Context: one part of a larger RNA
RNA sequence: AUCGCUUAGGAACUCGGCAAAAAAGUGGCCGUAACCUAGGGAUAAGGCCUGGACUGCCGCAAGGUGGUCCCGCAGCAAGCGUAUGCUUUCCGACUGUUUACCAAAAACACAGGUUCCUGCUAAGCCGCAAGGCGAUGUAUAGGAACUGAUGCCUGGCCAGUGUCAGAACGUUAAGAGGAGGGGUGAAAAUUGUCGCAAGAUGAUCGUAGCCUUGAAUCGAAGCGCUGAUGAACGCCGGCGGUAACUAUAACCGUCCUAAGGUAGCGAAAUUCCUUGUCGGGUGAGUUCCGACCCGCACGAACGGCAUAACGAGAAAGCAACUGUCUUGGCGAUGUACUCG
Numbered sequence: 001a002u003c004g005c006u007u008a009g010g011a012a013c014u015c016g017g018c019a020a021a022a023a024a025g026u027g028g029c030c031g032u033a034a035c036c037u038a039g040g041g042a043u044a045a046g047g048c049c050u051g052g053a054c055u056g057c058c059g060c061a062a063g064g065u066g067g068u069c070c071c072g073c074a075g076c077a078a079g080c081g082u083a084u085g086c087u088u089u090c091c092g093a094c095u096g097u098u099u100a101c102c103a104a105a106a107a108c109a110c111a112g113g114u115u116c117c118u119g120c121u122a123a124g125c126c127g128c129a130a131g132g133c134g135a136u137g138u139a140u141a142g143g144a145a146c147u148g149a150u151g152c153c154u155g156g157c158c159a160g161u162g163u164c165a166g167a168a169c170g171u172u173a174a175g176a177g178g179a180g181g182g183g184u185g186a187a188a189a190u191u192g193u194c195g196c197a198a199g200a201u202g203a204u205c206g207u208a209g210c211c212u213u214g215a216a217u218c219g220a221a222g223c224g225c226u227g228a229u230g231a232a233c234g235c236c237g238g239c240g241g242u243a244a245c246u247a248u249a250a251c252c253g254u255c256c257u258a259a260g261g262u263a264g265c266g267a268a269a270u271u272c273c274u275u276g277u278c279g280g281g282u283g284a285g286u287u288c289c290g291a292c293c294c295g296c297a298c299g300a301a302c303g304g305c306a307u308a309a310c311g312a313g314a315a316a317g318c319a320a321c322u323g324u325c326u327u328g329g330c331g332a333u334g335u336a337c338u339c340g
Stems, first nucleotide, its partner, number of pairs: 001333006008326002012324001017321001027049004035040001037149001051070008071075001084319007091311002096108002112147007124133003150306004155236003160233002162229005169224003175218002180213005189204006237255005264298001265295001276292005
């Protein structure tokens, strides 16, 4: 390490009956609860039986059903393999899927429900494109999102955000437009110097041109604006007082808000305080079950509550059983160990 046995006790072990043990055994007969979606639950649970020889009756047969006798303490044709049984609660309806190699679950999926988009060259998706999927389909179809069987249901708020619809007005880009301003500046004009002259060369001025800037005005969607919309994102109050014991407050007042949490559930996989309080179970129960409700911080498709069946799911209990333990002991085999 892997096995076998173990007096008395029998979960006292432990986070937890983990592991082990025991029971049972898809033969026959009897019998079988709550609950239930009437299918189940259910092989529920829980009991009993089984040999051989001869023979009667029924039957076409298979077979069924009796009688007598015989043996034993004990009569299993029931294989292999696999699985203890019962009660209660939570979660998930279910079969299924998943972290190849620490997680199999309450996670994912699911049938069912709802909303939104899409009229076909569909929407959506892949691709730079060509093209392809969707689909050789056509709204009983396809795509997206949420929820998650079934039953009973799914309350209020459109103020914010989003989406959809609307178009009068306001705002508004590029662009159009070009009032006006600035810079430069030919020509012309005026003028200086030189020259006999032709002319040359400066200065002033500021026209045309060029460069630059640029107001009014016109100018879409969007935004502002108007409305709708929650199985769209979401949100769903505070304070004070009041009843003929007390307590409590159906009731009243007031402030705020878009509206102030409805039904159902509730110390819950959610409750901090908290081992809340009461009841049950135990000799003793921070767990469990049933209630209560001051819900720190449940709540209605981020679904609410209930729910038969199902589950290598989570939690509590009972029976049976045991070396898990009191508490150890003995034995076998293989290592270790010794020698080679």
Source information
A computed fold for a 340-nucleotide part of an RNA from a Patescibacteria group bacterium, annotated as large-subunit ribosomal RNA, domain IV. It matches the Rfam family "Bacterial large subunit ribosomal RNA". Lineage of the source: Bacteria > Bacteria candidate phyla. The coordinates come from a structure-prediction model, not an experiment, and the mean pLDDT is 83.